[in-house]
Context: one part of a larger RNA
Molecule: large-subunit ribosomal RNA, domain II
Organism: bacterium
């Protein structure tokens, strides 16, 4: 890993609700007793029929000093049992901690200690002592020094056994749950070691590392309390049908939990009348409520706008006051002036979430009418789930008007939604899947091929493969439109020629002559020519331009020049595995703009057939249901509700089936909306099986790093 078997809402009591049944102003027993085990008995007690008050107590009333409160009346039903659902208490759907406590068991490992034994090749060094001599001194002894075939100290040295474990390598399902190899440290000592004994779990022991205490240590191991507890993770077994959420508010030692509200499900009820009735039941009728649309009536202070108010702000005018200078005074001060600052007032122009003399659209509230009434709404009761939301559009805050960011509001989709489109795609566009069909029509989006459908029609535009990613800026790209000017009295462009004189203007300067700089910028001759637009020289010179003439030639629905607007293109435009910013082929339309028709295209709509449910009608029927017609509905997670199915056992069953072959197994075929069931055939099997209805559960496994077994 596969297969098989096993594996999770159970039981009891109490409470509440619903359903059914019994009795009913009542209902009912509990323990116990008897017993033929079926039941009988047992009325203590409980609930209800009356409440109020703290209570005595009173009582349709009661209580308070009192306003008043609660109750009665309007509106008289309960109680017992069973089933189902939920809650509480218990292990309480199942598995899962780390831990806590108690009692025991451990020092054959290891730590320390005690007792008793054992072990340490060989070599080196030479402390000390002894003997003797000398010196000093002398009673003896002592002190200092020398000598010797003498002695032999040390947590001394080198180095085996022994012991340790510093470096590196190998080993890493190993030879080994700590080893091996090569080197390394200690090796007469605080040495190493055998045997026996001793200290025990909040205790021991520790040359101290939280080390060691039997491969276990920041509190050993074993058993028990014990199914500890787990706001946490994982798992929780057949089918079909109806409805169908939330990811928000408030509170929380609260933020991954919980409670109340919000949103879901199921049931009942809603207004009036009649008959009968203790409750109630039956029948009939109308209305109410919700929502939408339209109309009417409302309040507002948002968008916008505006600047009287508040705050901010630009440019002027005004110039209180201040600063500074001047005049004057012994001095305070006074007078006067101002290239400074500047209040106030005023003119013109601006900004505002926390400005408003204005002010929408929507939205909201109330109301009328219409439509809706097989739909909604509300109330009561029971049962939930939800409290991590995501993106898109719009309005805002925050942030960088950054984020697939973050926080709100309104709406949508996803969540819980399949189908078609967007190449692929939770949140975008279209559209909401009951089932079947090789049927038809459409939506979004498409129609050259991939790929279903137009190489469709008409008119433009682009030449960039733009289309198929981007700004400011740039340009004789090109198209359209407008305005102005100009042209046979010759435009525009080209070519030929002229472009002068006063004068080298004055100043400045070493120089300054059109052309370093400053000032001025006139006059003359002319067809025209600046006291000069550019290059150039040290300064001159020189070369162009403006300006003028000639040549050439364009005919007005036109050319040329200038300006403006619009369309489509160009450039600006550099990235990392490989084209790689149309999905591809490829395209000059199969790109872009506009118009038109046709077609394709979905689980949409329609068609045909069928299933289920609801409502209404009809027919039948004992209740209750069945049949049928029409209409409507049938996506769905959490979740609520309903209906079925299989398994085991029991009654039904002293019945029925079965050796003329039960259960069961394998294979095939037919049959059901489904879990399933039934039938037929073949093979195996060899003795039990069981309809129907009912009852009770050890009652359904593709999942828990599930448990056990097999391979």
């Nucleotide at each position: 890993g596969u297969c098989a078997a096993c594996u999770a809402g159970c039981u009891a009591a109490u409470a509440u609700a619903u359903a059914u049944a019994g009795c009913a102003a009542a209902u009912u027993u509990a323990a116990g007793u008897c017993g033929g085990u079926a039941g009988a008995u047992g009325g203590a007690g409980a609930u209800u029929u009356a409440g109020u008050g703290a209570a005595a107590a009173c009582g349709a009333g009661u209580u308070u000093u009192g306003u008043g409160g609660c109750g009665u009346u309007c509106u008289a039903a309960g109680u017992u049992a069973u089933a189902u659902a939920u809650a509480u208490u218990a292990a309480a759907c199942c598995c899962g901690a780390a831990a806590c406590c108690a009692a025991a068991u451990g020092a054959u490992c290891u730590a320390g200690u005690c007792a008793u034994g054992g072990a340490c090749a060989a070599g080196u060094u030479g402390a000390u002592a002894a003997u003797u001599c000398u010196a000093u001194a002398u009673c003896a002894g002592g002190u200092a020094g020398g000598a010797u075939c003498u002695u032999g100290a040390a947590g001394a040295c080198u180095g085996a056994a022994c012991u340790c474990a510093c470096a590196c390598a190998c080993g890493u399902u190993g030879c080994a749950a700590c080893g091996u190899g090569u080197g390394g440290g200690g090796a007469u000592g605080a040495u190493c070691u055998g045997u026996g004994a001793u200290u025990a779990g909040g205790g021991g022991u520790g040359a101290a590392a939280g080390g060691c205490u039997a491969a276990u240590c920041a509190a050993a191991u074993u058993u028990g309390g014990a199914a500890a507890u787990a706001u946490c993770u994982g798992g929780u077994u057949u089918u079909c049908u109806g409805c169908g959420a939330a990811a928000u508010c408030u509170a929380u030692u609260u933020a991954a939990g919980u409670a109340g509200a919000g949103u879901g499900u199921u049931a009942u009820u809603u207004u009036u009348u009649g008959u009968u009735u203790u409750a109630u039941a039956c029948a009939a009728a109308u209305a109410g409520u919700u929502a939408a649309u339209u109309g009417a009536a409302g309040g507002g202070g948002u968008a916008g706008a505006g600047c009287a108010c508040u705050u901010u702000u630009u440019a002027g005018u005004u110039g209180c006051g201040g600063g500074u200078g001047g005049u004057u005074u012994c001095g305070u001060g006074a007078c006067u002036a101002u290239a400074c600052c500047a209040a106030u007032a005023u003119u013109a122009g601006a900004a505002a979430a926390a400005c408003u003399a204005c002010g929408a659209a929507u939205a909201c509230u109330u109301u009328a009418a219409u439509u809706u009434u097989u739909g909604a709404a509300a109330a009561u009761a029971a049962c939930a789930a939800u409290c991590a939301g995501a993106c898109u559009g719009u309005g805002a805050g925050u942030g960088c008007u950054a984020a697939g960011g973050u926080u709100c509001a309104c709406a949508g989709u996803c969540a819980a939604g399949a189908g078609g489109g967007a190449a692929a795609c939770a949140g975008c566009c279209c559209a909401g899947a009951c089932u079947a069909u090789u049927u038809g029509c459409u939506a979004a989006g498409g129609u050259c091929u991939u790929u279903a459908a137009a190489u469709u029609a008409u008119u433009u535009u682009u030449a960039a493969g733009u289309g198929a990613a981007a700004a400011a800026g740039a340009g004789g790209g090109u198209u359209u439109a407008a305005u102005a000017a100009u042209c046979a009295g010759g435009a525009c462009a080209g070519c030929c020629a002229a472009u002068a004189g006063g004068u080298a203007g004055g100043c400045u300067u070493g120089g300054a002559a059109g052309c370093a700089g400053c000032c001025a910028u006139c006059c003359u001759u002319u067809a025209a020519a600046g006291a000069a637009a550019u290059c150039g020289u040290a300064a001159u010179a020189g070369a162009u331009c403006a300006u003028u003439g000639g040549u050439c030639u364009a005919g007005u629905u036109g050319g040329u020049u200038a300006u403006u607007a619009a369309g489509c293109a160009u450039u600006a435009a550099a990235a990392a595995u490989g084209u790689a910013g149309g999905g591809a082929g490829g395209c000059u339309a199969a790109g872009a703009a506009a118009u038109a028709u046709a077609c394709c295209g979905a689980a949409g709509c329609a068609a045909u057939a069928g299933a289920u449910a609801a409502u209404u009608g009809u027919a039948c029927u004992u209740u209750u249901g069945u049949a049928u017609a029409a209409u409507u509905a049938u996506g769905g997670u959490a979740g609520c509700a309903g209906a079925a199915u299989a398994u085991u056992u029991a009654g039904u069953a002293u019945a029925u089936c079965g050796u003329u072959g039960a259960a069961u197994a394998u294979u095939u075929a037919u049959u059901u909306c489904g879990a399933a069931u039934a039938u037929a055939a073949a093979u195996a099997g060899g003795a039990g099986a069981u309809a129907u209805c009912u009852a009770a559960a050890g009652a359904g496994a593709u999942a828990a790093u599930g448990u056990u077994g097999a391979c």